[in-house]
RNA sequence: AUUUAUCAAUCGGGAGAGACUGAUAAACUUAUUAGCGCCGAAGGAGCAACCACCCCGGAAACUCUCAGGCAAAAGGACCGUUAAACGC
Numbered sequence: 001a002u003u004u005a006u007c008a009a010u011c012g013g014g015a016g017a018g019a020c021u022g023a024u025a026a027a028c029u030u031a032u033u034a035g036c037g038c039c040g041a042a043g044g045a046g047c048a049a050c051c052a053c054c055c056c057g058g059a060a061a062c063u064c065u066c067a068g069g070c071a072a073a074a075g076g077a078c079c080g081u082u083a084a085a086c087g088c
Stems, first nucleotide, its partner, number of pairs: 009082001011080003018036001020035006037070003043066001044064003050058002
């Protein structure tokens, strides 16, 4: 100096399910709380193909629904992009 990989960050895309009922307050597209019904793609937990094995183990978009969410907003696994100028 160049290349590759990982992590973080920038920008973009990004699903699902009640604008449910009651009470209190006013914060006026609201908040807290109680209840019933739902969702899975923050996080978390469980099983497992498989991997690893000296010790310690690792492991999903499957399952659960503690947490989170159920108009919009926000969030969001995951995917792509990411110095400038000129030309085509």
A computed fold for an 88-nucleotide RNA from an uncultured Pelagibacteraceae bacterium, annotated as Glycine riboswitch aptamer. It was read from a public genome assembly, where an Rfam model found it. Rfam family: Glycine riboswitch aptamer. Rfam links the family to the GO term glycine biosynthetic process. The model forms 84% of the base pairs in the Rfam consensus. The prediction has a mean pLDDT of 75.